[in-house]
RNA sequence: AACUUAUCCAGAGAGGUUCAGGGACUGGCCCGAUGACGCCUCAGCAACCAGCUUUCAAAAGCCCGGUGCUAAAUCCAGUAGGUAUUUAUUACCUAGAAGAUAAGAG
Numbered sequence: 001a002a003c004u005u006a007u008c009c010a011g012a013g014a015g016g017u018u019c020a021g022g023g024a025c026u027g028g029c030c031c032g033a034u035g036a037c038g039c040c041u042c043a044g045c046a047a048c049c050a051g052c053u054u055u056c057a058a059a060a061g062c063c064c065g066g067u068g069c070u071a072a073a074u075c076c077a078g079u080a081g082g083u084a085u086u087u088a089u090u091a092c093c094u095a096g097a098a099g100a101u102a103a104g105a106g
Stems, first nucleotide, its partner, number of pairs: 003104006013042005021031003025078004043070003048066002051062004074098001079095006
């Protein structure tokens, strides 16, 4: 890399460093020399796993551990079907694809 399951309209940023691109891909639209992205430190969010507490259980609560996350809904769309619309466009609904994260399996 590939496989399985679950979740993805909630939540949570300061300082230092670095230097020109970044937001996975394509299109759009955004962020960025008033310094983004990345990295480090500290802080925080969350509750997937572990742990603890309550409980017959289901489940709930806590959170010092393992991950993860802290611009915008996974930023929006991408494929298929449908609704509104005379058509185009556009808006919306459902399912999916792709991606991300966790736990597993191998």